Bacterial RNase P class A from a Desulfomonilaceae bacterium, 362 nucleotides, folded computationally.
It matches the Rfam family "Bacterial RNase P class A". By type it is a ribozyme.
A source record names the gene rnpB.
Of the family's consensus pairs, 94% are formed in the model.
Lineage of the source: Bacteria > Pseudomonadati > Desulfomonilia > Desulfomonilales > Desulfomonilaceae.
[in-house]
RNA sequence: CCGGGGGGCGAGGCGAUCGCCGGUGCCUAGCGCACGGGAGGAAAGUCCGAACUCCGCAGGGCAGGAUGCCGGGUAACGCCCGGUGGGGGUAACCCUAAGGCAAGUGCCACAGAAAGGAAACCGCCCGUGAUUGUUCGCGGGUAAGGGUGAAAGGGUGAGGUAAGAGCUCACCGGUUCUCGCGGUAACGCGGGAAGCCAGGUAAACCCCAUUCGGAGCAAGACCAAAUAGGGAAGCGCUUGAGGGCGGCCCGUCCGACGCUUCCGGGUAGGUCGCUUGAGGCUGCGGGUGACCGCGGUCCUAGAUGAAUGAUCGCCGCCCGGUUUGCCGGGAACAGAAUUCGGCUUAUUGCCCACCCGGACUC
Numbered sequence: 001c002c003g004g005g006g007g008g009c010g011a012g013g014c015g016a017u018c019g020c021c022g023g024u025g026c027c028u029a030g031c032g033c034a035c036g037g038g039a040g041g042a043a044a045g046u047c048c049g050a051a052c053u054c055c056g057c058a059g060g061g062c063a064g065g066a067u068g069c070c071g072g073g074u075a076a077c078g079c080c081c082g083g084u085g086g087g088g089g090u091a092a093c094c095c096u097a098a099g100g101c102a103a104g105u106g107c108c109a110c111a112g113a114a115a116g117g118a119a120a121c122c123g124c125c126c127g128u129g130a131u132u133g134u135u136c137g138c139g140g141g142u143a144a145g146g147g148u149g150a151a152a153g154g155g156u157g158a159g160g161u162a163a164g165a166g167c168u169c170a171c172c173g174g175u176u177c178u179c180g181c182g183g184u185a186a187c188g189c190g191g192g193a194a195g196c197c198a199g200g201u202a203a204a205c206c207c208c209a210u211u212c213g214g215a216g217c218a219a220g221a222c223c224a225a226a227u228a229g230g231g232a233a234g235c236g237c238u239u240g241a242g243g244g245c246g247g248c249c250c251g252u253c254c255g256a257c258g259c260u261u262c263c264g265g266g267u268a269g270g271u272c273g274c275u276u277g278a279g280g281c282u283g284c285g286g287g288u289g290a291c292c293g294c295g296g297u298c299c300u301a302g303a304u305g306a307a308u309g310a311u312c313g314c315c316g317c318c319c320g321g322u323u324u325g326c327c328g329g330g331a332a333c334a335g336a337a338u339u340c341g342g343c344u345u346a347u348u349g350c351c352c353a354c355c356c357g358g359a360c361u362c
Base pairs, nucleotide, nucleotide: 001358002357003356004355005354007352008351012315013314014313015312016311017310018309020038021037023035024034025033026032027030040333044344045343047342048341049340050339051338052216053215054214055213064212065211066210067209068208069083070082071081072080073079084098085096086095087094088093099207100206104205105204106201107200108199121146122145123142124141125140126139127138128137129136130135154172155171156170157169158168159167173197174196175194176193177192178191179190180189181188182187220272221271222270223269230263231262232261233260234259235258236257242254243253244252245251279298280297281296282295283294284293285292286291317330318329319328320327321326
């Protein structure tokens, strides 16, 4: 210098004017004055995990969902950290949903004879019939060779055989079992036994293990105009509909209706929940790290038709032009609504060191 890898920072700064939404203080109590505060790294998607609230719940099971190598972190997690195995890259480094297909079932396009305890298309071999100047037919054996395919029931070699075949043997690979050593563990390294050789697919059904009650701040609690229906007490009605008892009358009981008061109800509206919290910053210490401990310090939006805006000046950054004085242009994604911990997605312009590979120079 070129190419690559992982990571970090910041999200323009200061000032003025006019506005908007909360807070505190003051008084002359007014839509007054003063002071002070007012979006993010993702406030987003609402995908996980929790706090909090209400409902449900003796206990157990089925169904269903989620998770799935090991160890650690954490309030918890499907998150994070550190490892192991596998895959990619010369490397830095990256990816990994990584239990079980040797429990059962299903599926495996096209091609191919056959797609899984299989199969004979060509070929090879044996037998046999016909043809006799070398081919055809039939029966059987064979998975070594050819061909098809993403994939054809381990690989190489030797023995063996009519030809062949783990049929047998040696070595290699795999699987299962087993022993030793190292490691907390996943696992690694090394040794032994068995021809056991078993296709792939579980983000196919399924099996195994672990785990899971539901709804969400429009949760929920309180105050409470109004309305309907409800309850209690009293009064009115000799003018009490109607009903019960009774054959009828009287009588007696209930009582429609009207008014008053109270309880209760709960709409509009209001208050709380509501921002002090698994909190931020910082110093020291522990840990490879995620993270943890101790000390100091700070208080930093809480709206509810929903504020957080606009303009100007100076400086800084980037791009273009330039007479080197300046001139013109540009600066993303987006935007709180109960609160945290994560994940994912969106995004401008640089900058900062670090690591790897290559080339050159000293």